[in-house]
Context: one part of a larger RNA
């Protein structure tokens, strides 16, 4: 000077209390362990690994396993030699590859020039170790409010001091006081989205008044009033009042106000700490492999299954199921693409086919919500695993291992044991939609959008993390 402490003191956080929903049982999906396998690739392991690298494993991916190949090799440079190029047909073979035939005979007067094959040599190639040799990136403490440096001044020095106090914030935020006085990274602000009203501008948007026209529909004419779309630029600053106090600020169901004391959200992560992850995103030191640890290729495996754990869905129903009618959204996706409609089929999805590179046309049907019927507490009209049949589609190919449609099956499951987790408002809970990847799809995941819409919070005594001061220590 740190670290600890079942020593003290102040303060904070969904930490705990208060609350509302879950996990933990049941199926199922996902991922992890184990165990198996020829192989089940590799990597992540409290917090901070386990729906995680994966924003898409039938093939390919793909690295792994078995088996046929191949060695200057799968890619590029140079390149003796040959040959236009390229096109087609056939043999062997699981393809990788070989081997045969046949057509074709470039521009240029030439040198030579563009394809193709390609000997030798040089330059390869490794998703092999090592993250404890690194760069780069990134995870936590933690958006927690800290870390720190010049002079100055104390100390014999390690250091101190500034940063400690007294108040006050979310904040070392601000003010007062002080052997300090100032600065720097962090806090804040500057940037994005949303909420307000204005002002420019109306097209594909909007439709109040005029006119047209239709069964109907901004359809048309026109219109910039409304909405919306998208530049500007306005607004919130404890600025105003009132009470407390030196001040800094703090209270108010105060006025104004769309908004109010940081108005909601987001990007943004100080010096640091785990020798914290990554050598397999890429990059690199050093070490191995070099007729093989490298390349090519086929099936297979990554989808195994006494059992274990984690995350997730779907449920046990009546605030609910199932049939019918019927309202309201937003962010976004399209040309190897979305497709209106039309017919055919219960149906997935086929046949034709308008329209659209899209505020134009499309996906698109929002669901919950309302309304009317039925079921009447039952292993059921609840739940839908599972399993047969038949189908549809993408794809060389759906057997090992895709989705989805029909029709039959209809299991467990009557709210879950000790523990345990998320969340304080447009939040939780709950209902849909959208979109990356991506032939297709194991998506119930991830990221985003709206809709409907609560309860609680007395408090800080305890649990559990953290921040300042101070105290003891045989720790460093």
């Nucleotide at each position: 000077u740190g670290a600890c402490g079942g020593g003290g003191g102040u303060c904070c956080g969904c930490a705990c209390a208060a609350g509302c929903g879950g996990u933990g049982g049941a199926g199922c999906a996902u991922g992890u362990g184990g165990u198996u396998u020829a192989a089940u690739u590799c990597g992540a392991u409290g917090a901070u690994a386990c729906g995680c690298g994966a924003g898409g494993a039938a093939c390919c991916u793909u690295a792994c396993c078995u088996g046929g190949g191949c060695u200057a090799g799968a890619a590029u440079g140079c390149g003796a030699g040959g040959g236009a190029a390229u096109g087609a047909u056939u043999c062997a073979g699981a393809g990788a590859u070989g081997g045969a035939u046949c057509a074709g005979u470039c521009a240029g007067c030439a040198a030579u020039g563009a394809c193709c094959c390609a000997a030798a040599a040089c330059a390869a190639g490794g998703u092999g170790c090592u993250g404890c040799a690194u760069g780069g990136c990134c995870g936590u403490c933690g958006u927690c409010a800290g870390c720190u440096c010049g002079u100055g001044c104390c100390g014999u020095g390690a250091g101190g001091u500034g940063u400690u106090g007294g108040g006050u914030u979310a904040a070392g935020u601000c003010c007062c006081g002080c052997a300090a006085c100032g600065a720097g990274c962090g806090c804040a602000a500057c940037c994005c989205c949303u909420a307000u009203a204005u002002u420019u501008a109306g097209u594909u948007g909007c439709c109040a008044g005029c006119g047209a026209g239709u069964u109907a529909u901004g359809u048309c004419g026109g219109g910039g009033a409304c909405u919306c779309u998208a530049g500007g630029a306005a607004g919130a600053c404890u600025g105003c009042c009132u009470g407390c106090g030196c001040a800094a600020g703090c209270a108010g169901a105060g006025a104004g106000g769309a908004a109010g004391g940081a108005g909601g959200g987001g990007a943004c992560g100080a010096c640091g700490u785990c020798a914290a992850a990554u050598c397999a995103u890429c990059a690199u030191g050093g070490c191995c492999c070099u007729u093989a640890c490298g390349c090519c290729u086929a099936g297979g495996g990554c989808u195994a299954c006494a059992c274990a754990c984690g995350u997730g869905c779907u449920a046990c129903a009546a605030u609910g199921g199932c049939a019918g009618g019927u309202a309201c959204a937003a962010c976004g996706g399209g040309u190897a693409g979305c497709a209106a409609g039309c017919u055919a089929g219960c149906a997935a999805u086929a046949g034709c086919a308008a329209g659209c590179c899209a505020a134009u046309c499309u996906c698109a049907a929002a669901a919950a919500c309302c309304c009317u019927g039925u079921c009447u507490c039952a292993g059921u009209u609840c739940g839908g695993a599972u399993u047969g049949u038949g189908g549809u589609c993408u794809g060389c190919a759906a057997c090992u291992c895709g989705a989805c449609c029909a029709c039959a099956u209809g299991a467990a499951g009557u709210u879950g044991g000790a523990a345990u987790c998320g969340c304080u408002a447009g939040u939780a809970a709950u209902c849909g939609c959208g979109c990356a990847u991506c032939a297709g799809c194991u998506a119930u995941g991830g990221c985003g959008c709206g809709g409907u819409g609560a309860a609680u919070a007395c408090g800080u005594u305890c649990c559990c993390g953290g921040a300042c001061c101070u105290u003891g220590u045989a720790c460093a």
Small-subunit ribosomal RNA, 3' major domain from an uncultured prokaryote, 476 nucleotides, folded computationally.
The full RNA is in RNAcentral, with records from ENA.
Rfam family: Bacterial small subunit ribosomal RNA.